[in-house]
Source information: Predicted 3D model of an 88-nucleotide RNA (c-di-GMP-I riboswitch aptamer) from Cohnella lubricantis. It matches the Rfam family "c-di-GMP-I riboswitch aptamer". For this family Rfam cites "Identification of 22 candidate structured RNAs in bacteria using the CMfinder comparative genomics pipeline" (Weinberg et al., Nucleic Acids Res, 2007). Its mean pLDDT, the model's own confidence on a scale to 100, is 89. The source organism's lineage runs through Bacteria, Bacillati, Bacillota, Bacilli and Cohnella.
């Protein structure tokens, strides 16, 4: 240094849920809260996958409306990039 991940050390993050805010929604932000996480750090324009469909676009419909589609969103789904410590 690489691989690897200990009942190690120093720490870190924070699920569900409650309350408040924001958004059409998915979701996001804050307080409380911890299910868990060796990357639960960053990246959505490296790539895959998933969620939503207000507005816009396209199609159907006499119409109400319906369907498809991310310029929206999720990294605590896989993944890419980077990183603390150092027993076996």
């Nucleotide at each position: 240094u690489c691989u690897c991940g200990a009942u190690a050390a120093a720490g870190g993050c924070a699920a569900a849920g409650c309350c408040g805010g924001u958004g059409a929604a998915a979701g996001c932000c804050g307080u409380c809260g911890a299910c868990g996480c060796a990357a639960a750090g960053c990246u959505a324009c490296a790539g895959g996958g998933g969620c939503u469909a207000u507005g816009g676009a396209c199609g159907c419909g006499a119409g109400a409306g319906c369907g498809u589609u991310a310029c929206g969103c999720c990294a605590g789904c896989c993944a890419g990039c980077u990183g603390c410590c150092g027993g076996a």